[in-house]
């Protein structure tokens, strides 16, 4: 310094689903639970996706969300 490819050890996170709480709404949050994850860590300045209160005749439309969708940066313990 490289890779993430078989084992181990400590241990991480937590979908659905429920209760409460925020919000228009997507959807967050807590707190129970575990579907899975080796970046299920962080970025919503890149592509996607959801939502549409406002605005608009109406198509529509982020200044509202999503990183557990792809991308980007960073990374622990051993391993080769």
């Nucleotide at each position: 310094g490289u890779u993430g490819a078989a084992a181990a050890a400590g241990g991480g996170c937590a979908a659905a689903c429920u209760a409460g709480a925020a919000g228009a709404a997507a959807u967050u949050c807590u707190a129970g639970g575990a579907c899975g994850c080796a970046a299920a860590g962080c970025u919503a300045u890149g592509g996607g996706u959801c939502u549409a209160a406002g605005g608009g005749a109406a198509a529509c439309u982020a200044u509202g969300a999503c990183a557990g969708c792809c991308a980007g940066c960073u990374a622990c313990c051993g391993g080769g």
About this RNA
Predicted 3D model of an 80-nucleotide RNA (c-di-GMP-I riboswitch aptamer). Rfam family: c-di-GMP-I riboswitch aptamer. Rfam links the family to the GO term cyclic-di-GMP binding. The coordinates come from a structure-prediction model, not an experiment, and the mean pLDDT is 84.